The RNA shown here (transfer RNA) has 69 nucleotides and comes from a marine eukaryotic metagenome. Its Rfam family is "tRNA". About the family: Transfer RNA (tRNA) molecules are approximately 80 nucleotides in length. Rfam classes the family as a transfer RNA. Its mean pLDDT, the model's own confidence on a scale to 100, is 83. RNAcentral holds the sequence, with entries from MGnify.

[in-house]
RNA sequence: CCGAUAUAGCUCAGUGGUAGAGCAACCACUUCGUAAGCGGUUGGCCGCCGGUUCAAAUCCGGCUAUCGG
Numbered sequence: 001c002c003g004a005u006a007u008a009g010c011u012c013a014g015u016g017g018u019a020g021a022g023c024a025a026c027c028a029c030u031u032c033g034u035a036a037g038c039g040g041u042u043g044g045c046c047g048c049c050g051g052u053u054c055a056a057a058u059c060c061g062g063c064u065a066u067c068g069g
Base pairs, nucleotide, nucleotide: 001069002068003067004066005065006064009023010022011021012020017054025041026040027039029037047063048062049061050060051059
């Protein structure tokens, strides 16, 4: 200098219209008990600052961090 990535505790989806899944955590069922199984609940103003737009996690610019060249 170039490219990619940044979204829940973790791993990731989500290509303009009120943010989701799996795992984890918690509650209940099941079991003599544990694990497994099953149902539910909680949890994120989307890395930061601006711009565009009626409306931005999403498009544009800058910055920061990480990874690759």